Background: Model confidence (mean pLDDT): 82 of 100. Predicted 3D model of a 74-nucleotide RNA (transfer RNA) from Parcubacteria group bacterium RIFCSPHIGHO2_02_FULL_48_10b.
RNA sequence: GCGGGAUUAGUACAGUGGCAGUACGACUCCCUUCCAAGGAGUAGACGCCAGUUCGAUUCUGGUAUCCCGCUCCA
Numbered sequence: 001g002c003g004g005g006a007u008u009a010g011u012a013c014a015g016u017g018g019c020a021g022u023a024c025g026a027c028u029c030c031c032u033u034c035c036a037a038g039g040a041g042u043a044g045a046c047g048c049c050a051g052u053u054c055g056a057u058u059c060u061g062g063u064a065u066c067c068c069g070c071u072c073c074a
Stems, first nucleotide, its partner, number of pairs: 001070007010024004018054001026042005047063005
């Protein structure tokens, strides 16, 4: 330099062109003498910039980071 893949909550992963979910974790309450367990609830995320579209997390282009492969030079 070329090609491919990934980027969604603190962590691990789903997901879909039309209000973004699960598990664990965090916080609050209940229960308990206390803790753990259990029950109920709350907060928290689509890497960034453009384009297409009535509407983009999803499609397209660019860009950033990470991973894999190939090639060249030193």

The RNAcentral record of the sequence draws on ENA. Its Rfam family is "tRNA". By type it is a transfer RNA. From the family's description: Transfer RNA (tRNA) molecules are approximately 80 nucleotides in length.